[in-house]
Order: sequence, then C1' cells, then structure tokens
RNA sequence: GGCGCUUUAGCUCAGUGGCGAGAGCAUUUGGCUUCGAACCAAAAGGUCGCGAGUUCGAUCCUCGCAAGCGUCU
Repeated sequence: GGCGCUUUAGCUCAGUGGCGAGAGCAUUUGGCUUCGAACCAAAAGGUCGCGAGUUCGAUCCUCGCAAGCGUCU
C1' cells in the first nucleotide's frame, strides 16, 4: 500500500429505514438484614467514532476520513 471486518451507556453487546435508542454487568438510592453478601424495586448514565450524501424520515443505505483487528504483497 490492497482487501475484509468492527466502531451504540463506564465494560460486554443487541438493535436489517419510522413507536420516546435497549439488555446484562458495573454505579447510585431505597427495601430486606444485627451488619454485610445475595435478592427485590427504582434512578442516573448515549452529540449511536467524525463529516457529507440519499430519503418525507438514517443507529440502519452510499461516499470520504479516523481508530482498532485480521489478511495479502
């Protein structure tokens, strides 16, 4: 340098064009408990990597850029 894959919450990941973007773990608060753990309930936490395009409408499709991984030379 060529090709392919990935990028969504603190972490691991769902989400194949339209409800207000989700789960588990973690965190915080409350309950329970003599105190913890476990368990139960709730809350907080997202410019969906960045930019542009297509579309009435984009996390999703297209292009470019960036980062990571793999592969070829």
This is a predicted structure of a 73-nucleotide RNA (transfer RNA) from Coccomyxa viridis. The source organism's lineage runs through Eukaryota, Viridiplantae, core chlorophytes, Coccomyxaceae and Coccomyxa. It matches the Rfam family "tRNA". About the family: Transfer RNA (tRNA) molecules are approximately 80 nucleotides in length. Gene Ontology term of the family: triplet codon-amino acid adaptor activity. The coordinates come from a structure-prediction model, not an experiment, and the mean pLDDT is 82.